RNA sequence: GCUGAUGUGGCACAGUCGGUAGCGCAAUACCUUGGUAAGGUAUAGGUCGUCGGUUCAAGUCCGAUCAUCAGCU
Numbered sequence: 001g002c003u004g005a006u007g008u009g010g011c012a013c014a015g016u017c018g019g020u021a022g023c024g025c026a027a028u029a030c031c032u033u034g035g036u037a038a039g040g041u042a043u044a045g046g047u048c049g050u051c052g053g054u055u056c057a058a059g060u061c062c063g064a065u066c067a068u069c070a071g072c073u
Stems, first nucleotide, its partner, number of pairs: 001072007010025002013022001019056001027043005049065005
């Protein structure tokens, strides 16, 4: 220099043919206990790496760019 893959709450991940983002763990509050752990109930937390484009509508399609990983030279 070229090619490919991945990027989504604090962490690990899902998200179908484009239709308005979820599961688990963790966190907070409450219940339970003499107390802790475990268990139960509820709550909060993400505009999907970034910037543009297409579309009535984009996590999803297109382009550029950044980071990480892999391959080629």
Predicted 3D model of a 73-nucleotide RNA (transfer RNA) from an uncultured Clostridia bacterium. Its mean pLDDT, the model's own confidence on a scale to 100, is 81.